[in-house]
The RNA shown here (SAM riboswitch aptamer (S box leader)) has 105 nucleotides and comes from Cytobacillus purgationiresistens.
The organism belongs to Cytobacillus, within Bacteria.
It matches the Rfam family "SAM riboswitch aptamer (S box leader)". Its family is annotated with regulation of gene expression in the Gene Ontology.
It was read from a public genome assembly, where an Rfam model found it.
The coordinates come from a structure-prediction model, not an experiment, and the mean pLDDT is 84.
RNA sequence: UUCUUAUCCAGAGAGGUGGAGGGACUGACCCUGCGAAGCCUCGGCAACCAGCAUCUACAUGCACGGUGCCAAUUUCAGAGGAAAUGCUGUUUCCUAAGAUGAGAA
Numbered sequence: 001u002u003c004u005u006a007u008c009c010a011g012a013g014a015g016g017u018g019g020a021g022g023g024a025c026u027g028a029c030c031c032u033g034c035g036a037a038g039c040c041u042c043g044g045c046a047a048c049c050a051g052c053a054u055c056u057a058c059a060u061g062c063a064c065g066g067u068g069c070c071a072a073u074u075u076c077a078g079a080g081g082a083a084a085u086g087c088u089g090u091u092u093c094c095u096a097a098g099a100u101g102a103g104a105a
Base pairs, nucleotide, nucleotide: 001105002104003103004102005101006100007099008098013042014041015040016039017038021031022030023029025078026077027076028075043070044069045068048066049065051062052061053060054059074097079095080094081093082092083091084090085089
């Protein structure tokens, strides 16, 4: 990097450095000199992998480790399909797209 698969309406900060961007992309909207992104330190959340225990429920609890994450539903909408409907609009679901974990190449 590619493929497969699971999840994505919950949760979680402060300091230093830095110096104007950031929220994947487009449109909107929002955050940001009362200091963005990035980097460092400590802290926390979660339970995907591994582990321990209970247990046989694709379950529950713990939490050293491997990740990951710590504004807003994946911020909202946007690509395709199906269904419902008070019907040119609205709602729900699935897929695509994106993010993360695990496995494989």